[in-house]
C1' cells in the first nucleotide's frame, strides 16, 4: 500500500410557515397550552410464546416436529460456547452431525464381477489327474501340454472391486508370515460431556462398502381456535317455518380415532333483525446507564425513564441552507427469534501478499 474476514453503531440533518393524530391540563363553546406520534427490517406468517375463549379436560394410538455435547431462555425448529466431519495459504465459513450389527428398498452406463459379488487379460508344470514324446534295468525316469487343476498379487471398468506399504516366503499368488501405518476390543490419562491421546496391550482383523435430507427402528416434545379472541351496553326482528336423525345400549362437547370426563337432544335448508358504542388497547418475560458474576450466550443488584394506539386506518406540504445526495420499505393484541430486501456513512479488531526501515 493492496486484498480479505468477524463485530458493532447508524438509516439524512438543522431552521423557518402552515396542517394531521393522541394524552395530560385549562375552557360554557370555540379553543389554548404542553408532552408524545412507524422499521432494522414494521415484511413473510415460518416457529415459539403471553393473553382470551372451548372447559371440568385426563389416558392412549396415529400423526407431526427435532436429533453430537454442554450451556441460555417464559420457550423453541432460537442463541452461546464445545466436538466431530468438510471448504479455506489463513483470519474464518458451512454442516439436515442418534442408528447401516433389526428388515426391507436404491445405485444408470461401463466392468468378469457391485453386496457372502468374481475371472475378462493375464500368472502357475511344485504336488495330483489325464494325454503325449523320448528313454528304460519294465520298477520307472525325463521333457511337453493351462487339458482337468490353482490363483486374485499385476491389468482392464467405475464414485466405489475383499485396508495400504515394504520384506519374506510360494510352482505362482494371497495377512500366508512379519514390520510400521489403518481398523476392532478393552485398560489407563486428560476433560461434566461430546470426544481425545507421540499410551498400553490384544486381534490378523470378511460383521463383506455406500445410502435414513430412502421406507425403517430408538429418544425428546406437542389440545384447538384465534384480538375478525373475549366482555360489556344500548338497538330492532319473526320466543319465525320446514325437514332429517335420534331418544340413554342414543346425541352432543375446538384437530383425527378409541377409552375416560360430562352433558341432555342434534343437524340441515330457507326466511327475518342487526352490523352501533365501549372496552380488550398499550407499564412491558420493557428501555437505558452503572456494577458484580461469566470465555459467551446471559444472570443479579441498584439508578433512571414512560417511549404511536389509528378503526376507510393519523405523522404531510412549502422554502432556505448543509451533505454521506438517501435504498429495501409504514405499526393494527403483545413479546422473543428465524428467513427474505437493501442506497450508504463511521468504529473496532484479526489474516494474507508487497515493498521500506
Nucleotide at each position: 500500500g493492496g486484498a480479505g474476514u468477524u463485530g458493532g453503531c447508524u438509516a439524512g440533518a438543522c431552521a423557518a410557515u402552515c396542517g394531521c393524530u393522541u394524552c395530560u391540563g385549562u375552557u360554557u363553546u370555540u379553543a389554548c397550552a404542553g408532552g408524545g406520534g412507524a422499521g432494522g427490517a414494521a415484511a413473510g406468517u415460518c416457529c415459539g410464546g403471553g393473553c382470551u375463549c372451548c372447559a371440568u379436560a385426563g389416558g392412549g394410538c396415529a400423526g407431526a416436529a427435532c436429533g453430537c455435547c454442554a450451556g441460555g431462555u417464559a420457550a423453541c425448529g432460537c442463541c452461546u460456547g464445545g466436538g466431530g466431519g468438510g471448504c479455506g495459504c489463513a483470519a474464518g465459513c458451512c454442516u439436515a452431525c442418534g442408528g447401516a450389527a433389526a428388515g426391507u428398498g436404491c445405485a444408470g452406463c461401463a466392468g468378469a464381477a457391485a453386496g457372502u459379488g468374481u475371472a475378462c487379460c493375464g500368472c502357475c508344470u511344485a504336488a495330483g489327474u489325464a494325454g503325449u514324446u523320448a528313454c528304460u534295468u519294465c520298477g520307472g525316469u525325463a521333457g511337453c501340454u493351462a487339458a482337468c487343476g490353482g490363483u486374485a498379487a499385476g491389468g482392464u471398468u467405475g464414485a466405489a472391486a475383499a485396508g495400504g506399504u515394504g520384506c519374506g516366503g510360494u510352482a505362482a499368488g494371497a495377512g500366508c508370515g512379519c514390520a510400521c501405518c489403518g481398523c476392532a476390543u478393552g485398560a489407563c490419562u486428560g476433560g461434566c460431556a461430546a470426544c481425545a491421546g507421540u499410551u498400553c496391550a490384544u486381534g490378523g482383523c470378511g460383521a463383506u462398502g455406500g445410502u435414513a435430507a430412502a421406507c425403517c427402528c430408538c429418544g425428546u416434545u406437542c389440545g384447538g381456535a384465534g384480538c375478525a379472541a373475549g366482555a360489556c351496553c344500548a338497538a330492532a326482528u319473526a320466543g319465525g317455518a320446514a325437514c332429517c336423525c335420534g331418544u340413554a345400549u342414543g346425541g352432543c362437547g375446538u384437530g383425527g380415532c378409541c377409552c375416560g370426563c360430562g352433558u341432555u337432544g342434534g343437524g340441515u335448508u330457507c326466511g327475518g333483525g342487526u352490523a352501533g358504542g365501549u372496552u380488550g388497547c398499550u407499564u412491558g418475560a420493557g428501555g437505558u446507564g452503572u456494577g458484580u458474576g461469566g470465555c459467551g450466550a446471559c444472570a443479579c443488584a441498584c439508578a433512571u425513564c414512560c417511549c404511536a394506539g389509528a378503526u376507510g386506518a393519523a405523522u404531510g406540504a412549502u422554502u432556505g441552507u448543509c451533505c454521506a445526495c438517501g435504498a429495501c420499505a409504514g405499526a393494527a393484541c403483545c413479546c422473543g427469534g428465524c428467513u427474505u430486501a437493501u442506497c450508504g456513512g463511521c468504529c473496532a479488531a484479526c489474516u494474507c501478499c508487497u515493498u521500506u526501515u
Annotation
The RNA shown here (Bacterial RNase P class A) has 357 nucleotides and comes from an uncultured Pseudomonadales bacterium. It matches the Rfam family "Bacterial RNase P class A". From the family's description: Ribonuclease P (RNase P) is a ubiquitous endoribonuclease, found in archaea, bacteria and eukarya as well as chloroplasts and mitochondria. It was read from a public genome assembly, where an Rfam model found it.